[in-house]
RNA sequence: GAAGGUAUAGUUUAAAGGUAGAACAGCUGUAUGUGGCACAGUAAGUCCUAGUUCGAUUCUAGGUACCUCCC
Numbered sequence: 001g002a003a004g005g006u007a008u009a010g011u012u013u014a015a016a017g018g019u020a021g022a023a024c025a026g027c028u029g030u031a032u033g034u035g036g037c038a039c040a041g042u043a044a045g046u047c048c049u050a051g052u053u054c055g056a057u058u059c060u061a062g063g064u065a066c067c068u069c070c071c
Base pairs, nucleotide, nucleotide: 001070003068004067005066006065007064010024011023012022013021018054026042027041028040029039030038047063048062049061050060051059
């Protein structure tokens, strides 16, 4: 330098045009002499910038970071 892939909550991951879900972790409460376990509740997210669309996590273009491969 060329090609391909990935980017969603603190972490691991669903959702492939129509209100973004789950698990674990966190916080609060119940329970317990205390803690853990359990139960109930709660907060938290689409890598960035444009474009298409009535509507974009999803489609398009560019950028950023990481991974693979070629030279």

Predicted 3D model of a 71-nucleotide RNA (transfer RNA) from Aspergillus sp. HF37.
It matches the Rfam family "tRNA".
Lineage of the source: Eukaryota > Ascomycota > Pezizomycotina > Eurotiomycetidae > Aspergillus.
RNAcentral holds the sequence, with entries from Rfam.